The prediction has a mean pLDDT of 88. This is a predicted structure of an 84-nucleotide RNA (c-di-GMP-I riboswitch aptamer) from an uncultured Clostridia bacterium. The model forms 95% of the base pairs in the Rfam consensus. It was read from a public genome assembly, where an Rfam model found it.

RNA sequence: CACCGAUAAAGGCAAAUCCGUCGAAAGAUGGAGGCGCAAAGCCACAGGCCUAAGGCAGUUUGCUAUGGCGGCUGGGUUACCGAA
Numbered sequence: 001c002a003c004c005g006a007u008a009a010a011g012g013c014a015a016a017u018c019c020g021u022c023g024a025a026a027g028a029u030g031g032a033g034g035c036g037c038a039a040a041g042c043c044a045c046a047g048g049c050c051u052a053a054g055g056c057a058g059u060u061u062g063c064u065a066u067g068g069c070g071g072c073u074g075g076g077u078u079a080c081c082g083a084a
Stems, first nucleotide, its partner, number of pairs: 004082002012037002017032006035071001041077003045074003048069003054064004
C1' cells in the first nucleotide's frame, strides 16, 4: 500500500413512527426517534422496483416517465481504524 473486517478504539449515519414544509403521487426535507449499517459517504450509467400529474387508449379501467428509490442489486469514486 492492497485485500480483509475484530467482543478493539475514536467516532459517524439514521429505519419504522410522530409533527411541520414541498409535491398530483411516489417521495424529499427540518425536528423528535433509533431498526439497523464497515461505506446506510457521494454519483441515476445498467438492471429492478415505486408513482401516474400530463399524454394515449377506453368508458369497468388500462398503458406510459420526462418524476422517484443509493437503507434493492451491479458499477464508478472518496474515506476512519488496524487484530486475525